[in-house]
RNA sequence: CGCUUAUCACGAGUGGCGGAGGGAACGGCCCUUUGAUGUCACCGCAACCCCCUUUUUGAAGGAAGGUGCGAAAUCCGGCAAGAACGCUUUGGCGUUCUUUGCGAAGAUAAGAC
Numbered sequence: 001c002g003c004u005u006a007u008c009a010c011g012a013g014u015g016g017c018g019g020a021g022g023g024a025a026c027g028g029c030c031c032u033u034u035g036a037u038g039u040c041a042c043c044g045c046a047a048c049c050c051c052c053u054u055u056u057u058g059a060a061g062g063a064a065g066g067u068g069c070g071a072a073a074u075c076c077g078g079c080a081a082g083a084a085c086g087c088u089u090u091g092g093c094g095u096u097c098u099u100u101g102c103g104a105a106g107a108u109a110a111g112a113c
Stems, first nucleotide, its partner, number of pairs: 003111006013042005021031003026077003043070003048066002050062002053059001074105001078102004082097006
């Protein structure tokens, strides 16, 4: 850099430095000189690896260590089905949805190579 598997609707902030963009890409829509993104310190969240117990392949607990994370559902935007509402030429069409499934791209972890 790729590959495999799992998860991604919950949760978690104060200061210092710094000074203009940022939220991965595209389109929206947002955040941002009332100082963003980034970075440092401390704090916190969480539970992938890990620790311990029990069990037998499932689960409960823990938070020392390795990550990760601390605006908005991965902020929203794909396809199919479903539901509600509306229109209708009764064939269907449109809008909405934290209803379900399947994807695309991405993020994080672990593993093998």
This is a predicted structure of a 113-nucleotide RNA (SAM riboswitch aptamer (S box leader)) from an Armatimonadota bacterium. Rfam family: SAM riboswitch aptamer (S box leader). Rfam links the family to the GO term regulation of gene expression. Rfam describes the family as follows. The SAM riboswitch is found upstream of a number of genes which code for proteins involved in methionine or cysteine biosynthesis in Gram-positive bacteria. The coordinates come from a structure-prediction model, not an experiment, and the mean pLDDT is 81. The model forms 91% of the base pairs in the Rfam consensus. The organism belongs to Armatimonadota, within Bacteria.